This is a predicted structure of a 1485-nucleotide RNA (small-subunit ribosomal RNA) from an uncultured prokaryote. Model confidence (mean pLDDT): 83 of 100. RNAcentral holds the sequence, with entries from ENA.
RNA sequence: AGAGUUUGAUCCUGGCUCAGAUUGAACGCUGGCGGUAUGCUUAACACAUGCAAGUCGAACGGAAACGCUACUAGCUUGCUAGUAGGCGUCGAGUGGCGGACGGGUGAGUAACGCGUAGGAAUCUACCUAAUAGUGGGGGAUAGCCCGGAGAAAUCCGGAUUAAUACCGCAUAAUCCCUAGAGUAAAGAAGGCCUCUAUUUAUAUGCUUUCGCUAUCAGAUGAGCCUGCGUUGGAUUAGCUUGUUGGUAGGGUAAAAGCCUACCAAGGCAACGAUCCAUAGCUGGUCUGAGAGGAUGAUCAGCCACACUGGGACUGAGACACGGCCCAGACUCCUACGGGAGGCAGCAGUGGGGAAUAUUGGACAAUGGGCGCAAGCCUGAUCCAGCAAUACCGCGUGUGUGAAGAAGGCCUGAGGGUUGUAAAGCACUUUCAAUUGUGAAGAAAAGUUAAUGGUUAAUACCCAUUAGCCUUGACGUUAACUUUAGAAGAAGCACCGGCUAACUCCGUGCCAGCAGCCGCGGUAAUACGGAGGGUGCAAGCGUUAAUCGGAAUUACUGGGCGUAAAGCGCGCGUAGGCGGCUUAGUCAGUCGGGUGUGAAAGCCCCGGGCUUAACCUGGGAAUUGCAUUCGAUACGGCUUCGCUUGAGUAUGGUAGAGGAAAGUGGAAUUCCGCAUGUAGCGGUGAAAUGCGUAGAGAUGCGGAGGAACACCAGUGGCGAAGGCGACUUUCUGGACCAAUACUGACGCUGAUGUGCGAAAGCGUGGGGAGCGAACAGGAUUAGAUACCCUGGUAGUCCACGCCGUAAACGAUGAGAACUAGCUAGAGAUCGUGUAUUUUUGGUAGCGAAGCUAACGCGUUAAGUUCUCCGCCUGGGGAGUACGGCCGCAAGGUUAAAACUCAAAGGAAUUGACGGGGGCCCGCACAAGCGGUGGAGAAUGUGGUUUAAUUCGAUGCAACGCGAAGAACCUUACCUACCCUUGACAUCCUUGGAAUCUUCUAGAGAUAGAAGAGUGCCUUCGGGAACCAAGUGACAGGUGCUGCAUGGCUGUCGUCAGCUCGUGUCGUGAGAUGUUGGGUUAAGUCCCGUAACGAGCGCAACCCUCGCCCUUAGUUGCCAGCGGUUCGGCCGGGAACUCUAAGGGGACUGCCGGUGAUAAACCGGAGGAAGGCGGGGACGACGUCAAGUCAUCAUGGCCCUUACGGGUAGGGCUACACACGUGCUACAAUGGGAAGGACAAAGAGCCGCGAAGCCGCGAGGUGUAGCUAAUCUCAGAAAGCCGGUCGUAGUCCGGAUUGGAGUCUGCAACUCGGCUCCAUGAAGUCGGAAUCGCUAGUAAUCGCGAAUCAGCUACGGCGCCGUGAAUACGUUCCCAGGCCUUGUACACACCGCCCGUCACAUCAUGAAAGCCGGGAGCACCCGAAGCCUGCGAUUACGUGGUCGAAGGUAAGCUUGGUAAUUGGGAUGAAGUCGUAACAAGGUAACC
Repeated sequence: AGAGUUUGAUCCUGGCUCAGAUUGAACGCUGGCGGUAUGCUUAACACAUGCAAGUCGAACGGAAACGCUACUAGCUUGCUAGUAGGCGUCGAGUGGCGGACGGGUGAGUAACGCGUAGGAAUCUACCUAAUAGUGGGGGAUAGCCCGGAGAAAUCCGGAUUAAUACCGCAUAAUCCCUAGAGUAAAGAAGGCCUCUAUUUAUAUGCUUUCGCUAUCAGAUGAGCCUGCGUUGGAUUAGCUUGUUGGUAGGGUAAAAGCCUACCAAGGCAACGAUCCAUAGCUGGUCUGAGAGGAUGAUCAGCCACACUGGGACUGAGACACGGCCCAGACUCCUACGGGAGGCAGCAGUGGGGAAUAUUGGACAAUGGGCGCAAGCCUGAUCCAGCAAUACCGCGUGUGUGAAGAAGGCCUGAGGGUUGUAAAGCACUUUCAAUUGUGAAGAAAAGUUAAUGGUUAAUACCCAUUAGCCUUGACGUUAACUUUAGAAGAAGCACCGGCUAACUCCGUGCCAGCAGCCGCGGUAAUACGGAGGGUGCAAGCGUUAAUCGGAAUUACUGGGCGUAAAGCGCGCGUAGGCGGCUUAGUCAGUCGGGUGUGAAAGCCCCGGGCUUAACCUGGGAAUUGCAUUCGAUACGGCUUCGCUUGAGUAUGGUAGAGGAAAGUGGAAUUCCGCAUGUAGCGGUGAAAUGCGUAGAGAUGCGGAGGAACACCAGUGGCGAAGGCGACUUUCUGGACCAAUACUGACGCUGAUGUGCGAAAGCGUGGGGAGCGAACAGGAUUAGAUACCCUGGUAGUCCACGCCGUAAACGAUGAGAACUAGCUAGAGAUCGUGUAUUUUUGGUAGCGAAGCUAACGCGUUAAGUUCUCCGCCUGGGGAGUACGGCCGCAAGGUUAAAACUCAAAGGAAUUGACGGGGGCCCGCACAAGCGGUGGAGAAUGUGGUUUAAUUCGAUGCAACGCGAAGAACCUUACCUACCCUUGACAUCCUUGGAAUCUUCUAGAGAUAGAAGAGUGCCUUCGGGAACCAAGUGACAGGUGCUGCAUGGCUGUCGUCAGCUCGUGUCGUGAGAUGUUGGGUUAAGUCCCGUAACGAGCGCAACCCUCGCCCUUAGUUGCCAGCGGUUCGGCCGGGAACUCUAAGGGGACUGCCGGUGAUAAACCGGAGGAAGGCGGGGACGACGUCAAGUCAUCAUGGCCCUUACGGGUAGGGCUACACACGUGCUACAAUGGGAAGGACAAAGAGCCGCGAAGCCGCGAGGUGUAGCUAAUCUCAGAAAGCCGGUCGUAGUCCGGAUUGGAGUCUGCAACUCGGCUCCAUGAAGUCGGAAUCGCUAGUAAUCGCGAAUCAGCUACGGCGCCGUGAAUACGUUCCCAGGCCUUGUACACACCGCCCGUCACAUCAUGAAAGCCGGGAGCACCCGAAGCCUGCGAUUACGUGGUCGAAGGUAAGCUUGGUAAUUGGGAUGAAGUCGUAACAAGGUAACC
């Protein structure tokens, strides 16, 4: 210090989440030791039991208990009982001091409660200092004793008694009031008899100490007052009657409405009163760079409370935690009459809760109470126990050790890893265990002695010194030491990214994970396990909570054109801010001093525990407040002035600025009259509607209402809304010029107040046109719409409401500063295309600068200042509730629960559009021929079946895989068989291999018989082959084409797809590749922040078309010769042809157009002309396109079967539907006859001639041919002449019967062909749809592949004959480029809205129901203070106030509720299609 997450990607805005630190924590797993801390955060819920506040006999009367001593009695040395306060002591009681401290808790409290700084009108026991005193009397009372009541608690009566208890008297002031009144005291203990009293001895004497009284001071503690600070809510805006002040009185320790009476009417509040909610406050603690934010456990200061509420008493101090009285709730005892109690003290119990300890030891230390003291008490405290609750420290071993052991895991099978880790070897012993030793915490007190002080005193007492005697809960302490042995001591979380750390198996959108993004649907580094790794470590994770990161409330330190955010616009109050200048002053501001800012804590420097945590000494700091002394620039206040801000006066200018009254013409409509006749109107097309009762059209006249064409303009005016014919009246503002005047009078503006489009509301008018609602007609699946015909409110006027709009420049107002240009207005002179200056308004571009970008840019969204308003993720929601306003509609103010991880802005690249432009293509159009109708062929779907194997499914599946299913193929079905297997490798054993025959069987197979015994050799054996056995393994057309390779289809032979460098942009990206032309083409040219390049295009390749060269058999034959007349022969090398190499065509030439380009048009020449025709060739990519059944292959699955073998069957089924071809329907034809012309192929398991036989298929036959030689092999259409004559035919040939033939083990299921006979549908095909632009379509035949044969009418190739048409690009389809819009990016087969239905959740309303709180009024009224009266054994009885309780009507708040409203969420519900593109009616308010 940042990171993840919105998108296809980008930048921004913006939320959510994470990494850090922390905790009085809890939970899960685990757990060796020690030190130091900490430990009911919840029920201020209820409490059993024990303890927590007593002490003093040196205040008192005394003596219940215990002990000692003495005595007495019973009696055994001793025990029991008794006597004696005699001694030690002491229960109960009187009295004193203390129970107001210490300890606990945080309910209440928003307050002078706390913090801080001050103040004056007070008190203060014990303590310290000072002064003075402590004289003399009195009467009671508890206890004890006796009696009584009661269950008890307790109470009553009688008798007797003491005091440092109580009460007078005396005395005293520098006490208190002042008027001359008032107020004190107590003795005890030790010692001594010098004095006094009496009797030795003691005391009322003396003395010391303690105590007591009064006063004045101090110290300490407490009370009171004030300034400032101290949570949230305005959906709490007004509150207050003792309230604010005064006078008098009362009251208090003390000021004061603290209380009472009277008088006055004040006091507080937008700088937030009152009310509601929440909360103890602080030092500090946690976090943070800081500023801040959160918090207030432990420790310390203050406050409040003590079962709940009220009250006083006592006292120095309380309205009192372990005191009292009353009321209430609860618990307990009870004899039912009545009593007792208060753990928020320490332990502990129940309960609540996620959760928090022992009914421990000791007063040894520190401190407190009492006491002269010893001492007693002390759950304060010090210790111990429990808890990893936190922090800190230590350990769980160290070194060596490679055969890199075993085992685990992974593996590419080689190895890798766990891992020097272990084992082994050599060492060490902290801690724990064990043996012993053993500090410090202890100072005192007591006692003895000495010295000093005091005193009459060598007593007492005090101080110092020395000796003696002891005092430790912790404690089996800390520490040291002995012994033994690596011995007793490691877990937890995580490993997809953030975030360090990866593999295997299992699972298969299941189980599950998850902080966010998100994983899981058969190859999961994300689930579960394992191995390995990473992090921390006696802990580790999780959860909760706080701060941080978050500049995400922004003081430091944010924003508001479009992301959330400028009020619709003025006026103006408070407030905030404010021009130049003189003087004064100093609260602001700045500086110095002083006081304070408790201690602890934090920080710095030291010290002590072995270290650290911890403890401790000193310092710094404590940013604050108060006070004092100074400074005076700024700012404030007061003040002398000024004119530039602002304003006023005079004169002008422009204007749809506003209000009222009046006037005008055009048009629509209606009415009347006239002319006139059949339609008008309306639409995409129609219909409703109007019209023969005369419409529409035309002319004239009239009525009425509303709006003001042209002018008219990114022109004008106004604050905004808004304002448009003309005239008049009234009226607001702006601007210009020149002077004069005032002298800061200014800017902004919460609350307030006014104006405020349209629609709407009220009352009354008005109503031509238009026109919600409504009606009808259309459209449509529907059409409550869009379109049409009508039409009411309304639109208009007057008055009054409403108060909102995308009220927008989505841009608050004011001021200053920061280049200009264009258009307009003004001024000046030299009058021009001139110069110069300034101001107001309105537009366009643009500099610097700003901005996320778009854009803004002197009219700022730039740079600054002042003031106001507003924002803080999306939804819920501008909604609910409450308040205010309104007649209503509604407006305004304005949440929460819940839910999501986004919502959003700008820009980018694509894709898309029922957006635009340009351009192509048999895309349309123009033509030719088809399909769709018939029959049969073939493929598919469907159905059927034991099986009808599988795959292909829009174009881009369907005569497709299949270039050929009778068996085989074959994968399917049935039946029968085999199990290391039909096939491969290895091992063992045996045997050559192999062949023949027979039997059973459908066959596989089984059995039997026979023949046969090979090759190499180093003689051990080996190689090949066969059989058997064993297990590794084979095998699978089983699954996954969505795990894959390869191959293929398609867009598309469309012209595109990219890169390097540079430049532009924050960036995604852009540029290049766009633009102007041109092309079949990103083809080329020009231009150009681009310059180049690559893959594509084209060319290079093959073929056809022309020519040449070379070559001349099997091909050819011009000329010559021969001939059986056949290039047959001799011969020829010319020609054709064959097959090798060349040439040829390049817009090269001419003319025109074009930009002098590229190119296009025309022409010449040429066999061929602008790519000459055809083919091969398929860019980056798209479709999870197709194929696991060509092949290959990961994973999964089967293994006497999903493998293998055999026979038969099936793939050939058949109501039906579709695709693709064939044959036809006929005369451009059919049939018969004659006769002509090809190309390209194939052939030895082959083609098979001639000849002969058969009507024919074919048979026979063998010649020739491994092919320019022989064969298949007669090409057909065409041509010539003749026939048929428009008919179901001399068309058509299906179907069926019969007879044959060929192939083949075998034609039944299920082949082809031939002959004879039969002669079906069909007479040119609905909607729709396909192909083709020239040697093409159409038409004609031929060949070969596969193949025994064939379903071929298919597919592939070949030649013959040989057209028509294209005006053109509006439309349909597909595509390319540019541009535009977008809420799409799985990319329009997209996205997405609302109702309804279902489930869940939270919430509003609600007849009501149940609680809480506060207040007002009234009733009743405890205890108690005060007070009146009556008594004076201490009481009785009234009064005011008064807690709790009650009554009544309301307020407020919470819970709950039949029903109901909307909201949110939820893989696959219904209906439509509102929005996003011109979203198909532009959208929105």